[in-house]
RNA sequence: GCCCGGUUAGGCAAAUGGUUAAGCUGCCAUCCUGAUACGGUGGAGAUUGCAGGUUCAAGUCCUGCACCGGGUACCA
Numbered sequence: 001g002c003c004c005g006g007u008u009a010g011g012c013a014a015a016u017g018g019u020u021a022a023g024c025u026g027c028c029a030u031c032c033u034g035a036u037a038c039g040g041u042g043g044a045g046a047u048u049g050c051a052g053g054u055u056c057a058a059g060u061c062c063u064g065c066a067c068c069g070g071g072u073a074c075c076a
Base pairs, nucleotide, nucleotide: 001072002071003070004069005068006067007066010025011024012023018056027043028042029041030040031039049065050064051063052062053061
């Protein structure tokens, strides 16, 4: 250089192009307890990497770029 895969909340991770982007963990509050842990309930937390395009509608499809992982070629 070329090819393939990936990028979503602090971490992990789901979502057939279609109403409000699930869930787990962590965090906060509360219940429980003499108290703590465990457990129950609730809450906050998202520019879906960036910029464009297609579409009535894009996390999802297309293009470019960035970054991460893997494969491979050339030079020396």
Transfer RNA, 76 nucleotides, folded computationally. It was read from a public genome assembly. It matches the Rfam family "tRNA". It is annotated as a transfer RNA.